[in-house]
Context: one part of a larger RNA
RNA sequence: GGAUGAACGCUAGCGGCAGGCUUAAUACAUGCAAGUCGAACGGGAUUUAGGAGCUUGCUUCUAAUGAGAGUGGCGCACGGGUGAGUAACACGUACACAAUCUACCUUGUACAGGGGGAUAGCCUUGGGAAACUGAGAAUAAUACCCCAUAGUUUUAAUUUAUCGCAUGAUAGAUUAAAUAAAGCUGAGGCGGUACAAGAUGAGUGUGCGGAUGAUUAGGUAGUUGGUAGGGUAACGGCCUACCAAGCCGACGAUCAAUAGCUGGCGUGAGAGCGCGACCAGCCACACUGGAACUGAGACACGGUCCAGACUCCUACGGGAGGCAGCAGUAGGGAAUAUUGGACAAUGGGCGGAAGCCUGAUCCAGCCAUGCCGCGUGGAGGAUUAAGGCCCUCUGGGUUGUAAACUCCUUUUAUCUGGGAAGAACCAUUCCGACUUGUCGGAACAUGACGGUACCAGAGGAAUAAGCACCGGCUAACUCCGUGCCAGCAGCCGCGGUAAUACGGAGGGUGCAAGCGUUAUCC
Numbered sequence: 001g002g003a004u005g006a007a008c009g010c011u012a013g014c015g016g017c018a019g020g021c022u023u024a025a026u027a028c029a030u031g032c033a034a035g036u037c038g039a040a041c042g043g044g045a046u047u048u049a050g051g052a053g054c055u056u057g058c059u060u061c062u063a064a065u066g067a068g069a070g071u072g073g074c075g076c077a078c079g080g081g082u083g084a085g086u087a088a089c090a091c092g093u094a095c096a097c098a099a100u101c102u103a104c105c106u107u108g109u110a111c112a113g114g115g116g117g118a119u120a121g122c123c124u125u126g127g128g129a130a131a132c133u134g135a136g137a138a139u140a141a142u143a144c145c146c147c148a149u150a151g152u153u154u155u156a157a158u159u160u161a162u163c164g165c166a167u168g169a170u171a172g173a174u175u176a177a178a179u180a181a182a183g184c185u186g187a188g189g190c191g192g193u194a195c196a197a198g199a200u201g202a203g204u205g206u207g208c209g210g211a212u213g214a215u216u217a218g219g220u221a222g223u224u225g226g227u228a229g230g231g232u233a234a235c236g237g238c239c240u241a242c243c244a245a246g247c248c249g250a251c252g253a254u255c256a257a258u259a260g261c262u263g264g265c266g267u268g269a270g271a272g273c274g275c276g277a278c279c280a281g282c283c284a285c286a287c288u289g290g291a292a293c294u295g296a297g298a299c300a301c302g303g304u305c306c307a308g309a310c311u312c313c314u315a316c317g318g319g320a321g322g323c324a325g326c327a328g329u330a331g332g333g334a335a336u337a338u339u340g341g342a343c344a345a346u347g348g349g350c351g352g353a354a355g356c357c358u359g360a361u362c363c364a365g366c367c368a369u370g371c372c373g374c375g376u377g378g379a380g381g382a383u384u385a386a387g388g389c390c391c392u393c394u395g396g397g398u399u400g401u402a403a404a405c406u407c408c409u410u411u412u413a414u415c416u417g418g419g420a421a422g423a424a425c426c427a428u429u430c431c432g433a434c435u436u437g438u439c440g441g442a443a444c445a446u447g448a449c450g451g452u453a454c455c456a457g458a459g460g461a462a463u464a465a466g467c468a469c470c471g472g473c474u475a476a477c478u479c480c481g482u483g484c485c486a487g488c489a490g491c492c493g494c495g496g497u498a499a500u501a502c503g504g505a506g507g508g509u510g511c512a513a514g515c516g517u518u519a520u521c522c
């Protein structure tokens, strides 16, 4: 000198863009953050209209409406947070899988025949303070089960060709065995099953690379390898039994302490050094520890079970909870924001769609935390006014064209008026094209931000300057006070009676809505 997720002191006009718990992965009141589908299903409170009966405000029938709950499907494994753990194939990069899986989506081929038994909701009833839960009766499905059908599927056996570094792979033939399906409909469609291929996502292995300590030198029994079996989507001591005695290590094993990794960021001419906030990719975690279930996918932040700590409720028998989601609270701290608005846009889930949900997201609020931009006026104006300060003191110098005064401008601020882009999809209607369910065009409708940005007008210099420093380094000097005191100080050093170094004043220098100080890095 540059830089910062900064903090502190003094000061403070505006706008744009960004950023905002670095500490206690401490504890959490309250609200919200994951639902959706009636075009899978049984049903149906309520309300409205009409009819009938009559006891005149009730019963019943028909039609429409369709809340709340339930079965079922898909989603909840994404999105969002945090960096505790991890020195590891966790990450980065390059290969490999002849050892693998992949819901939804796309393409292709083929198929969807018949039957059955339950169960929730509802009804009846029991236990419990509650959380919740038991029994009986009856019922539906795209829920569940059985049979049929079966090949480019699976398993077993035999075999041919081609290829590969190898276990083998690919293509084909024969035999035997096994396994499918679901309907709904406004009749347009939406779905279902099997197989193959693609796309996407994931899993696994390996080479190389990136931190410290030898005042850590030996470590290791599922340990290293083999055989057999189990397990997995898949290879493998991944697990088990048996057999062998191996395996790693001064090219640093083991142990200890530290740490999420990367793209990148800061600095520097570079080499390098330091860092890993924001944004993006990967990983890990979700009160602590362990476990599996469901599922295409989890060993699952707002799921389940067990144990533990803590908090809460209780009728003392027993129960409930998990903000490292968004706000917010307490605590810690030098220190870090609103218990805001909207789904209008983008994206996501469900749905045929309308739509619903979305603290993702888009916006607004707070903070000079940073960067950038603008303003606090411009021109003229000498009696060089008064006042202040200094001096060689009837005087001069300086503050200083500074002020007053004259003319001008109106950014900004204030007021008044106008006022966006972001919106075009979707839906509906109409028209056209063809590949007949898609595309193109037109009309109509939709904005949280927001009456915001922006534009125009009005009057009026009006609404707007501080902070640090002035001995040398280092730009900028005099007076007064003090008298090794009070104090200053980054280093050298100032102060003991004329201190440009302390305190005040005048003047000056630097930067400027900031300026200094502290901390850290280069």
Stems, first nucleotide, its partner, number of pairs: 001522004006518005013374006019367002021332001026330003030327003035074003040071002047064008081285003091209007100202002105198007113147004123136005153178011183190002212256002218248003223245008260282004264275004287308005310321004338364001340363003346360001347358004377408004387399005414458005422449001428443007466511005471492003477506005487494002
Molecule: small-subunit ribosomal RNA, 5' domain
Organism: Bacteroidota bacterium